[in-house]
This record gives sequence, structure tokens and C1' cells, in this order.
RNA sequence: GGAGACGGCCGGUGAUCGCCGGGUAGUAUUUUUGCCUGGAGGAAAGUCCGGGCUCUACAGGGCAGGGUGGUCCGUAACGCGGACCGGGGGUGACCCCAGGGAAAGUGCCACAGAAAAUAUACCGCCGGGCCUUUGCCCGGUAAGGGUGAAAAGGUGAGGUAAGAGCUCACCAGCUGCGGCGGUGACGUUGCAGGCUUGGUAAACCCCACCCGGAGCAAGACCAAAUAGAGGAGCGCCUGAGAGUGGCCCGCUCGAAGCUCCCGGGUAGGUUGCGUGAGGUGUCGAGCAAUCGACAUCCCAGAUGAAUGAUCACCACCCUGGAUCGAACAAGGGAACAGAAUCCGGCUUAUGACAGUCUCCACCG
Repeated sequence: GGAGACGGCCGGUGAUCGCCGGGUAGUAUUUUUGCCUGGAGGAAAGUCCGGGCUCUACAGGGCAGGGUGGUCCGUAACGCGGACCGGGGGUGACCCCAGGGAAAGUGCCACAGAAAAUAUACCGCCGGGCCUUUGCCCGGUAAGGGUGAAAAGGUGAGGUAAGAGCUCACCAGCUGCGGCGGUGACGUUGCAGGCUUGGUAAACCCCACCCGGAGCAAGACCAAAUAGAGGAGCGCCUGAGAGUGGCCCGCUCGAAGCUCCCGGGUAGGUUGCGUGAGGUGUCGAGCAAUCGACAUCCCAGAUGAAUGAUCACCACCCUGGAUCGAACAAGGGAACAGAAUCCGGCUUAUGACAGUCUCCACCG
């Protein structure tokens, strides 16, 4: 210098003008003004998992349905995380795995090929028959060739007409029984059995474990107007009530209604809703995820939905200028995005910056 791997982190100060929330003082009691103070993210996103919380159902259990799937640990919980085991990829840092069961059953395995799973036979090899020969027919075989992503254990010896786990030795695997190490997945090792068994379960299925349903538009409270399920009072011409600027008289209208109470509850409002599985620091336990103790802090809460705009300086990056190189002044740039019940994850989007590590090349 190049190419990568892995975690981390996201601008600061000031001025002016605004927006949302809280506190306080005055005006005042709809409100408004002054001062002080808080105001987006690593993903606030997708709504894919898990939980808090709420309503609903519920003695308990099961079926159906859905999900998860190496082991141990962590956690409120998880499909998440950590460490480890097994397998795979990379020269390496490091990364990936839906990683139970195919010897319970069923299904499927394109093309090619004899055959894709009850084995079978195109070429070949061997034996027999026919035959002058090329060859044909019958049988045996699966060592060799050929096909395929995958071909019925591998190597060698014996054996045989030729062959074959047909037999034997070693190796690999499987099954059964042990030894040693490990909490465990598992590792390692011994004996026995010729047992040799294709792949596929994000195909059906089997096994083990987990899961009631709906969701903050949950739910709780206050509660108009209009209508009235109900009740009370007054009135039905001996005038209830309405209008006439507020009241009385008067005047006019006036008829079977009028007024009040009241349950539920709509509009609307309040709440849920910001002290929490909370942040920061130190110490301790643990390989780690994580947990504990102590100290300290209070840190958005809108509801058509605030969190903004401009300027200056500093910091960062880029460009060309100057220069041996810098200092320096100039211009430009800064992504993805954005709370809405809260929290823990995963996934996706994304530009810069600094760091640790790996490989390659070059220089000393």
C1' cells in the first nucleotide's frame, strides 16, 4: 500500500426566530405573559418472535391446531444470547448449520442408465448346447467397463469354471455389551455379531417439549345534545306552558301536554401514559451470556400528531491551490431514517469515523 475478518461509535458550543411537555410567578380563572427546565434512533422501521399490562373464559384433564428440535447455561420469556459438542467453508483472522428419528410405516428420486431399492444385467467374464466359421440359444456371475448428483462397503489373500463377505486378515460403518474422561452433547478404547442397511422428514409421519382467546382502537372513569325503558309533580280552559330585552302587571298565542328526577350510554373529555425486567459509575461472581452489592441520576409523551430553521466558530471527511512536506487560507460534503402502550430480541435499510486482528506485496 492492497484485500479482508470482527466488534465499537455516532458531532460540540453560542446567537436569533419558532414548536410540544413540565415547574413557578403574575394577569386571571376559556386563557395569556415572563422566567427556569426536558424534548428521537441504532435502527424509533418490518410487525417476524417472546414477555409485562388489560379484558375474557376457566375445578382439572384431553383432542384438534400451531410451534420448537445437538448439549449445558443465561433470562420475566423466547424461535433470542453465551460457552461447548458434531458437521461444513476459508491460506488465515473468522464464518455457516431447521443439528431428533430414514433399522416403525407410506410416498418421492428428473435426465441418463440394465437397475434409483423385494434388486438387476447393456458390454464383459465363465460353463453347456448348436455350428465349418462369423455367431446364435440356455444357464451362472457381478470382479472389470459404461450411465448418473448418488450404484448395493474398501484393500489384499484364499477360493472358484468364472465370480461373489462365499471364507479370512486389516480398515470403515452399524447393532449389542462394557472400560476410561466429561454435568452433558460427545470423545476415546475393548469385546462380540458378516450385520453392510442409498438419498429425502422447511414430504406425510413418529418421538420429546412448549402454546387458552383477543388486544392500548386492550381496559377504567366522567359525561352533553337528541330520543325515552321507568318514576314524581303540575295541568287538561277555574289556563300547565310559550312570546313580549331581566322581573311584576298587562297584552298576544295556547292545548294535552309541560317541568323535574333517573338507568344505560353516543359525541366529547380524563385516564391507562412515562420510576422502568430503567440509565451511569465502582466493586464483586462467572470463560462468557448474565447476575449481585453499593453510590448516584430522573431522562420525550404528541393525538392530524411537537422534537424545527438560519447564522457563526470548532471538530470530521473530500476536492483542487500553495509547498520538498506540512502549517495555512478557499470551496464542497455528512447516509438510512424518525417515537405513539411498554420492554427483550431477530431481520431489513444505511454514510462516515476510530480500533483490534488476518492474508498478500514492497521498503528498511